[in-house]
A computed fold for a 1513-nucleotide RNA from an uncultured prokaryote, annotated as small-subunit ribosomal RNA. Rfam family: Bacterial small subunit ribosomal RNA.
């Protein structure tokens, strides 16, 4: 940077990616070269060959072979010369090179120093010297012993092997002297004494070549000691007896306790000794801006190991990788007696492991060791092999080449992409393959010859010339032939460059995080296309980066993790002003160092690069110097503002003891008193007639201390309240007297700490854990209640916690103001009081700047700066587990990990939710009016049934709903059976050819179909030419594409609908605040039906809603006047003579129809309101504040219904899920529910009379009149496509009459029997009609439904569907009420506020226990094992010391011996071992214990809302 916590947002705060590397290792692939690199794990075993030998110019001997000479038995055989093998004796080497990293926290290593405290073979260089003796030994031979490995006796017989002995200083040692020097060590000078060497070889010849001795110096390369630097743990805090000094002996090249004896008691150690754990350490390597973190492969440099531990020999040099002794383990060989052996050398084998190579060539280089030298010897090195392990380079071709072929893959079917890719055409020839050429790594060394120089030399040095030496590699040129032999990997939701398509259906699989997949998956699988990379390309492990996520650079602690409950105080850190000195820190400047190699820069050599070379730079470091003195320090001195002290005041529940007081309560006695009292939501349990409660006295007990009291006071914090007194801490103001930096912080440490609690002894009123009871509830181990032990008080001790908080450590100084309180001074005024004003300390509250994620917070800092302290680093595991420690306990301090998640948090933001509040509407309660729920019936749904009872809808908002009307049709993937198969139906090809359709008829069938044909109708256009031919149309038939599907998916869509809800909301554009989500405008104040309107206002506008605009209606005018109307005139019928019929001629008055218009604006008046908006009244008025009534439904909500209205994506089917037919079911009935109808009756029921409507509909229609039937109908028929006829009686109403409270003259199911009517057709399954039948029900439980006015209730009429069917449904009118003027309370809305851990938004979110299953941990009787160390015994090899009677060549000798030396024996010490007691580490444990994940398990409801009892410590 960048993904991920949220609905969104900012912070914190983690997990993850993007880079870059590595000795890697895995999966898939793989052309060539170059240069590196490659056993990282069992420091596990190891077969085999090779890694260290070399000298003959240090010795003595001397096979084999060759020559030559003589012999021969003809095999040879001797004798000489040559020759030199083995082997030994001596002389360097073998202490280097090579490997390895087990062990070591160390003077190991770095770095820098010091050594007057040492050594150094070969090398150089300088001085001297190199004389003379002796005596063994091995090889050899001889005889043994043993399997071997190995030895032994004897004898001869050399050395540059060993020894005596001369000879000697510039060598060592001892003793003087003399200078220097305080002294000591010491230097210098001198003097005397005494001791210590040697070896030749070569050559005809050595003073000279190669060597040997003794000295000095050098060089290299060691040993020793010091500053300073080097992981992790304190859950290791106290270690150490040779330990720390000291003197004496010893001891080493060399100081030293290094080792001994004796003497003293130190030595080390919070600057972390001592234990414990891991670890070779550097240059470097890796990463990174850097600082810094990781790391130590290849190379270098040092260190340490060689089978393990323990030892010493030799040597300059080792306690020794292919050497020696002992011990212990392992292997091997053996004749069983004994032996042998060490690959962490170079291959190479087994083991183990995820993993790491050839038992290869060569001394050619270079280097190393002998050697005079030639030269030998090197698994050191130098090549080569193997492995894409890594870096660099190089190719798999280049041009051209659209019909954009073929094929794939998508597709909107048009095309698109792969794609110039390929095919085709021309080119080239890199690599690689073949074949020829071929530079170089090769110089030197030797030899030869020449010339020159070093003093004469056998010996060197330089020049020329010939000669001799490649184990690998080949660079490069050439010829040949062809594009010919050479591309893969991972990857495509985001992050992160690239997508489509099919498959598949939370499976199968992916996955770094976040997430993907439950039938339209760019994320799983394939496939095509892209994308990166590229001989490689992905994972996986690591490391370092992003990560300012331990932060030194460069972080934090109020609420995110995180200030210790406070104070005193040590160590430690830091400290006021000034003057002087010093030079430790600190700046410069000069120098040693800082190894190469790597990095870095310039050059430069391989064609380039990698890679190598060279030259600078660099290596921030550490040392000596010289310098300078501001700051730090430090050593002296002065000061006074910080600190302290004095003197005067002064407030104050400041702390500790003692003494007193009153109210209250209790209980105790006694009076008075008589039945309840208490308690609670509502009750009980309790008390009380043995007198309570109440109230009166009176004495007694305890414990707290009302009012005062107050973001008042005091105290470091906890805390502290009634007076009074004695003792006692602190503060603060003032005066400016005194000392003079005495001061701040504090790790450790002490000490103080609220409640609870624990421990001894008192005390107990009153409350009151656990306890008893009583209610509450499903339970209620609670929440109320009645009781009541510890307790709570007091004394002495413990205890150490708390949301011990202002969640803000403590100190210091600076930084704008306002106000209030509380303790004091002081000015001003003559004086005092008051008031202003100035000032010091203390609490506070509002705010500038500034900080903050934000909320906030601001002289009381969370500002802006210095000091010190204490803490933090994801969440959960867990403040547990273990260890230690403290405590009587209880339990405190100190504190991990395994294992799980991808978040957990914080601020604030916008919903939503609350058993939050506020306001405020609603037929949403209440006041009333009439139901539903009870019955019988009609439907409708559910559930049953059923061959099948098609499907849909499912709280509100399904259920008289889709469907405005299933006998058949309707009708459907309903059943049940018979048919069809380009199809009932469209549309195009292709071929046939007029074969065709329509009626009417035939067989068979239930019809559907199928089959066979007879009649009769019907049928065209255009050309050319008329004899017909050509060609097409509509039909037909066969074929092929395709029709169809009321089949899925309504969670894939469109459209339409429901519902909140006709609620008052819902947005926007600017600008304005906030980092931002958002906020504001929409909030407040008032108003309204209304986000209606008004006002105020960081807001001003607007949109869609609200309203208005549109119909209906309600009054009035205008017009208009046929089929409506009919007052007034006139006529005509009729007539009961009263009249009556719009009939007719007239009229337009009025009703009415239908156009158009007026009327209602809070317009006038009064009040009340802010001089508003408006609300109340009121007048006029047909109508009054939206005048009813109706259409119209904002943003959205519910994955809300509809794939069966309709349209559509997929997906399914295609002699079928698609078409036709018949019959049957959609109507089925133990139930159960919704939604009606009819009733239960007298406000009624029948009858008879008599009246008043609106709105409709009507031709396959409505049908008058008349006539028949009781009726329903039926005949016959007139009118009438309608303000004209017809349905048409409306009906309750009204009048009279009966009926009298009854299962009834109420109620009509039920049921039988006779019929009509419509239909092909009424059996399953129509409607009516008349006889007769007369079931339930007598007003309905819990619960629940609709209404505010022409409503409700009630009565009747039309219509729509429809052949025929209506209590449904959709409309009409007619009679026509009762309650409300409230808003507690239900439900539901709205807005404004508060809280939240909710955001799928409480139907939400969540905790614990139990059960399951599985993971890691902890305890556990105990049981295996490991380290390190302790103490005892044993003691090996060896070094020291002793003895050394046995053994003895070199020297002495008076020959006896001595000296010296070796076996051998003692001792100290001492590895393994063995015994014990303990630490400490790990491994397993029956069983126990919490923990953590896990799909929907049980229980219960604890917390977040006032979470239903506020919550938490």
């Nucleotide at each position: 940077g960048a993904g991920u916590u949220u609905g969104a947002u900012c912070c914190u705060g983690g997990c993850u990616c993007a880079g870059a590397a590595u000795g890697a290792a895995c999966g898939u692939u793989g052309g060539c070269g170059g240069c590196g690199u490659g056993g990282a794990u069992u420091a596990g075993g190891c077969a085999u060959g090779c890694a260290a030998g070399u000298c003959g110019u240090a010795c003595g001997a001397g096979a084999a072979g060759u020559u030559u000479g003589c012999c021969u038995u003809c095999g040879g055989g001797c004798a000489a010369a040559u020759g030199g093998a083995c082997a030994g004796u001596g002389g360097c080497g073998c202490a280097a090179g090579g490997g390895a990293g087990a062990g070591u926290a160390a003077c190991g290593c770095g770095u820098g120093g010091a050594u007057u405290a040492u050594g150094u073979a070969c090398c150089c260089u300088c001085g001297g010297a190199u004389c003379u003796g002796g005596g063994a030994u091995a090889g050899c031979g001889u005889c043994g012993g043993g399997a071997a490995a190995c030895u032994g006796g004897c004898g001869g017989g050399a050395a540059u092997a060993c020894c005596g002995g001369a000879u000697a200083a510039c060598g060592u040692c001892c003793a003087g002297u003399a200078a220097u020097g305080u002294a000591a060590a010491g230097u210098u000078a001198u003097u005397g004494g005494a001791c210590c060497a040697a070896a030749g070889g070569u050559g005809u010849g050595a003073u000279u070549c190669c060597g040997u001795c003794c000295g000095g110096g050098g060089a290299u390369g060691g040993g020793c000691c010091c500053g300073c630097g080097u992981c992790c743990u304190a859950u290791u805090a106290g270690u150490u007896u040779g330990u720390u000094g000291g003197u004496g002996a010893g001891g080493u090249a060399a100081c030293g306790g290094c080792c001994u004896a004796c003497c003293a008691a130190g030595g080390c150690u919070a600057c972390g000794a001592u234990g414990g754990g891991u670890a070779c350490c550097g240059g470097g390597u890796g990463u990174g801006a850097g600082a810094g973190c990781a790391u130590g492969a290849c190379c270098c440099g040092g260190c340490u190991c060689a089978c393990u531990g323990g030892g010493a020999c030799u040597g300059a040099g080792a306690c020794a990788c292919u050497g020696c002794c002992c011990a212990g383990a392992c292997a091997c060989c053996u004749a069983c007696g004994g032996g042998u052996g060490g690959c962490u050398g170079c291959a190479g084998u087994c083991g183990a492991g995820a993993a790491u190579c050839u038992u290869c060539g060569g001394c050619a280089a270079u280097g190393a060791g002998c050697g005079c030298a030639a030269g030998c010897u090197u698994g050191a090195c130098c090549g080569a092999g193997c492995g894409a392990c890594g870096c660099c380079g190089c190719g798999u071709g280049c041009g051209g080449g659209a019909u954009g072929a073929a094929g794939g893959c998508c597709u909107u079917c048009g095309g698109g992409u792969u794609g110039u890719a390929a095919a085709c055409c021309g080119c080239u020839g890199u690599c690689a393959g073949u074949g020829g050429g071929g530079a170089g790594g090769a110089a030197a060394u030797g030899c030869a010859u020449a010339g020159g120089g070093g003093u004469u030399c056998u010996c060197u040095c330089c020049u020329a010339u010939g000669u001799u030496u490649g184990a690998c590699c080949u660079a490069u040129c050439u010829g040949c032939a062809g594009a010919g032999g050479a591309a893969g990997u991972c990857c495509g939701g985001g992050c992160u460059a690239a997508g489509u398509u099919c498959g598949u259906g939370c499976c199968a699989g992916c996955a770094g995080c976040c997430g993907c997949g439950g039938u339209a998956a760019g994320a799983c699988g394939a496939a095509c296309c892209g994308g990166a990379c590229g001989a490689a390309c992905g994972u996986u492990a690591u490391u370092c980066g992003g990560a300012a996520u331990u932060a030194c650079u460069g972080g934090g602690c109020u609420u995110a993790a995180a200030g210790a409950g406070u104070g005193c105080g040590u160590a430690g850190g830091c400290g006021g002003c000034u003057u002087g000195g010093c030079a430790g820190g600190u700046u410069g400047g000069g120098u040693g160092u800082g190894a190469a190699a790597u990095c870095c820069c310039u050059c430069g050599g391989c064609u380039c690069a990698a890679c190598c070379g060279a030259g600078g730079a660099a290596c921030u470091g550490c040392g000596c110097u010289c310098a300078a003195a501001a700051c730090c320090g430090c050593c002296a001195g002065a000061c006074u503002u910080g600190a302290g002290g004095g003197a005067g005041a002064c407030a104050g529940g400041g702390g500790u003891g003692a003494g007193c007081g009153g109210a209250a309560c209790u209980g105790a006695u006694g009076g008075u008193g008589g039945a309840g009292c208490g308690g609670u939501g509502a009750a009980a349990u309790g008390c009380g007639u043995u007198g309570a409660u109440a109230u009166c006295a009176u004495a007694a007990g305890g414990a707290a201390c009302a009012c005062c009291a107050g973001u008042a006071g005091c105290g470091a914090a906890g805390g502290c309240g009634g007076c009074u007194c004695a003792c006692u801490g602190g503060a603060u103001c003032u005066c400016u007297u005194c000392u003079g930096a005495c001061g701040c912080u504090c790790a450790g440490g002490c000490a103080c700490g609220a409640a609870a609690g624990c421990u001894a002894g008192g005390g107990u009123a009153g409350c009151g854990a656990a306890c008893g009871g009583g209610a509450u509830u499903a339970g209620a181990u609670a929440c109320c209640c009645c009781g009541g032990u510890a307790g709570u008080c007091c004394u002495a001790g413990c205890u150490g916690u708390a949301a011990a908080c202002g969640a803000u450590g403590a100190g210091c100084a600076c930084u704008g103001g306002g106000u209030u309180g509380g303790a004091g001074g002081g000015a001003c005024c003559c004086c005092c009081a008051u008031a202003u004003c100035c000032u010091u300390c203390c609490a506070g509250c509002c705010g500038a700047a500034g900080c903050g994620a934000a909320a906030g917070u601001g002289u009381u800092a969370a500002g802006u700066g210095c000091u010190c302290c204490a803490c933090c680093u994801g969440g959960g595991g867990a403040g547990u587990a273990u260890g230690g420690u403290c405590g009587c306990a209880a339990g405190g301090c100190u504190g991990a990990a395994a294992c799980u998640c991808a978040a957990a948090g914080g601020a604030a933001u916008u919903g939503a939710c609350g058993g939050g509040g506020g306001c405020u509407c609603a037929c949403a309660c209440a006041a009333g009016c009439g139901g539903u729920g009870g019955a019988g019936g009609a439907u409708g749904u559910g559930g049953c049934u059923u061959a099948a009872u098609u499907c849909g809808a499912g709280g509100c908002u399904a259920c008289g709903c889709g469907a405005a009307g299933a006998a058949c049709c309707u009708u459907a993937u309903c059943c049940u059976g018979g048919c069809c198969u380009u199809g009932a139906c469209a549309u195009g090809c292709a071929c046939g050819g007029a074969u065709g359709g329509g009626c009417u008829g035939c067989c068979u069938g239930a019809a559907a179909g199928g089959g066979a044909u007879a009649g009769u109708c019907c049928c065209u256009g255009c050309u050319c030419u008329u004899g017909g031919g050509g060609u097409g149309g509509a039909a037909c038939g066969u074929g092929c594409a395709c029709a169809g599907g009321u089949g899925c998916u309504g969670c894939a869509u469109g459209g339409c609908u429901g519902u909140c809800g006709u609620c008052a909301g819902c947005u926007c554009g600017u600008g304005u605040c906030g980092u931002g989500a958002g906020a504001u405008g929409u909030c407040g104040g008032g108003u309204u039906a209304a986000g209606u309107c008004c006002c105020u206002u960081a807001a001003c506008g607007a949109g869609c809603g609200a309203a208005a605009c549109c119909c209906c209606u309600g009054u009035c005018c205008c017009u208009a006047g046929u089929u409506g109307c009919c007052a007034g005139c006139g006529a005509a019928c009729c007539u009961a003579c009263g009249g009556g019929u719009g009939u007719c001629g007239g009229g337009g008055a009025c009703u009415c129809u239908a156009g158009g218009g007026a009327g209602a604006c809070c317009g006038c008046c009064g009040g009340u309101g802010u001089g508003a908006a408006a609300c109340c009244g009121g007048a006029g008025g047909a109508a009054g504040g939206u005048g009813g009534g109706g259409a119209u439904g904002a943003c959205g909500u519910c994955a809300a219904g509809u794939c069966c209205u309709c349209a559509u994506g997929g997906c399914c089917u295609u002699u079928a899920u698609g078409g036709c037919c018949a019959g049957g079911g959609c109507u089925g009935c133990a139930c159960a529910c919704g939604u009606c109808c009819u009733a239960c009756a007298a406000u009624g029921g029948c009858g008879c009379g008599c009246a008043c409507a609106a709105a409709g509909g009507g031709a396959u229609g409505c049908c008058a009149a008349g006539c028949c039937g009781c009726g329903a109908g039926g005949c016959c028929g007139a009118g009438c496509a309608a303000a004209u006829c017809c349905c048409a009686a409306a009906a309750a109403u009204c009048g009279c009459g009966c009926c009298u409270c009854a299962g009834u003259u109420c109620g009509g199911a039920u049921u039988g029997c006779a019929g009509g009517c419509u239909g092909c057709a009424a059996c399953u399954c129509g409607c009516c009609u008349g006889c007769a039948u007369g079931a339930a029900g007598c007003c309905g439980g819990a619960a629940u439904c609709g209404c505010u006015a022409g409503u409700a209730a009630u009565c009747g009429c039309g219509g729509g569907u429809c052949a025929g069917c209506a209590u449904a449904c959709c409309g009409c009118g007619g009679u026509g009420a009762a309650u409300g003027u409230g808003u507690u309370c239900c439900u539901g809305a709205g807005c404004c506020u508060u809280g939240u851990a909710c955001a799928c938004a409480c139907c939400g979110c969540c905790c614990g226990u139990c059960a399951a299953g599985c993971c890691a941990c902890a305890a556990a009787a105990g049981c295996g094992g490991g380290g390190a160390g302790c103490g005892u015994c044993c003691g090996a090899a060896g070094u020291c010391g002793c003895c050394g009677a046995g053994c003895u060549a070199a020297c002495c000798u008076u020959c006896g011996g001595g000296g010296g030396g070796c076996a051998g024996g003692c001792g100290c010490c001492g590895a393994a071992g063995a015994c014990g007691a303990g630490c400490u580490c790990c491994g397993c444990g029956a069983u126990u214990g919490g923990g953590a994940c896990u799909a929907a398990g049980u229980c219960g409801u604890a917390a977040a809302a006032g979470g239903g009892u506020a919550a938490c410590c």